A computed fold for a 72-nucleotide RNA from a Candidatus Woesearchaeota archaeon, annotated as transfer RNA. The prediction has a mean pLDDT of 83.
This record gives sequence, structure tokens and C1' cells, in this order.
RNA sequence: GCCCGUGUAGCUUAGUGGUGGAGCAAUCGGCUGUUAACCGAUAGGUCGACGGUUCAAAUCCGUCCACGGGCG
Repeated sequence: GCCCGUGUAGCUUAGUGGUGGAGCAAUCGGCUGUUAACCGAUAGGUCGACGGUUCAAAUCCGUCCACGGGCG
């Protein structure tokens, strides 16, 4: 330099055009003599950045950034 893959909550991840979800973690409450475990609830996401397509984009297209891999 060229090619491919990945990027979504604090962490691990689902979601491939039509209301962004789950597990763990966090907070509050229940239970318990206390803690842990267990049960319930709550909060937490401008979906890597910027443009484009579309009535509508996490999703499709382009450029860039970060990480990983391959080729030279």
C1' cells in the first nucleotide's frame, strides 16, 4: 500500500429498512438475626464519526477513525 472482518448500555452481546432488547453489573425495595443467595422494580443507548439513499436507517451506499486478520 491492497483486501476482509468487527464497532450497539459499565461488561458480554441480540437485532439485516418500520417503537433499540437480553444477561451480568449498578441503584432502590422485599426476604434474612446479619451477609450472601433468591424475588421484584428502576435507571442506564444521539447504535464509532460525517455525509448520501429512502416516507422511514443500528440495518442499505460512500468517505474517514479505532481494533483484529490476510496479502505484498